[in-house]
c-di-GMP-I riboswitch aptamer from a Desulfobulbaceae bacterium, 75 nucleotides, folded computationally. The prediction has a mean pLDDT of 85. Taxonomically the source falls in Desulfobulbaceae (Bacteria, Thermodesulfobacteriota, Desulfobulbia, Desulfobulbales). It matches the Rfam family "c-di-GMP-I riboswitch aptamer". About the family: GEMM was predicted in a large-scale screen for bacterial structured RNA regulatory elements. Genes associated with GEMM are involved in a diverse array of functions, including chemotaxis regulation, signal transduction, secretion and chitin.
RNA sequence: AAUUGUAAAAGCCAAACCUGUUGCGAGGCAGGGACGGAAAGCCACAGGUCUCAUCGAGAUAGCUGGGUUGCCAUU
Numbered sequence: 001a002a003u004u005g006u007a008a009a010a011g012c013c014a015a016a017c018c019u020g021u022u023g024c025g026a027g028g029c030a031g032g033g034a035c036g037g038a039a040a041g042c043c044a045c046a047g048g049u050c051u052c053a054u055c056g057a058g059a060u061a062g063c064u065g066g067g068u069u070g071c072c073a074u075u
Stems, first nucleotide, its partner, number of pairs: 002075001004073002012037002017032006035062001041068003045065003048060005
């Protein structure tokens, strides 16, 4: 530097649901929770889906692809 994620260790994240809060809404945030995750870290670039005071604004990175960084093990 690259391959892979079978087993293990150290840790990490946290779906549904509940509570609070915020937003017109999709949703966001915080706490609880744990279905899962090897990028479920980050970026709306392409496609998809969704929302609206609907034609241009917005949501989704836990839909897929892409970009970028990274832990452990492995070859």